[in-house]
The prediction has a mean pLDDT of 78.
A computed fold for a 102-nucleotide RNA from Marinithermofilum abyssi, annotated as Purine riboswitch aptamer.
It was read from a public genome assembly, where an Rfam model found it.
Taxonomically the source falls in Marinithermofilum (Bacteria, Bacillati, Bacillota, Thermoactinomycetaceae).

RNA sequence: AUAAGAUCGGUAGAUCUGUCUCGUAUAUAUUCAGGAAUACGGCCUGAACGUUUCUACCCGGCCACCGUAAAUGGCUGGACUACGAGUAUAUGGGUCACCGGU
Numbered sequence: 001a002u003a004a005g006a007u008c009g010g011u012a013g014a015u016c017u018g019u020c021u022c023g024u025a026u027a028u029a030u031u032c033a034g035g036a037a038u039a040c041g042g043c044c045u046g047a048a049c050g051u052u053u054c055u056a057c058c059c060g061g062c063c064a065c066c067g068u069a070a071a072u073g074g075c076u077g078g079a080c081u082a083c084g085a086g087u088a089u090a091u092g093g094g095u096c097a098c099c100g101g102u
Base pairs, nucleotide, nucleotide: 006102007101008100009099010098011097013096014095015094016093017092020086021085022084023083024082025081026056030048031047032046033045034044035043041066042065050057058078059077060076061075062074063073064072
């Protein structure tokens, strides 16, 4: 001096992502199987189905109902996920590129 690698810094370079709101989907719904609790209880596990759909399919409150059995119901508040649209000043994060240093 050149090349490669590592690392640090910079770039109004590229790209992906990140906020909140709204819309669509799904009704956080439905149908079953096995097990569990029993008025101080009312759950657990699994399967199917529902979405041009991945995931999820639960939690809380109130009320009812079941007189001890095997079965829950109504109302209400809450989202998560996928996709789309809008919004922002948090100007963040990842990767790559370029520049500089070691």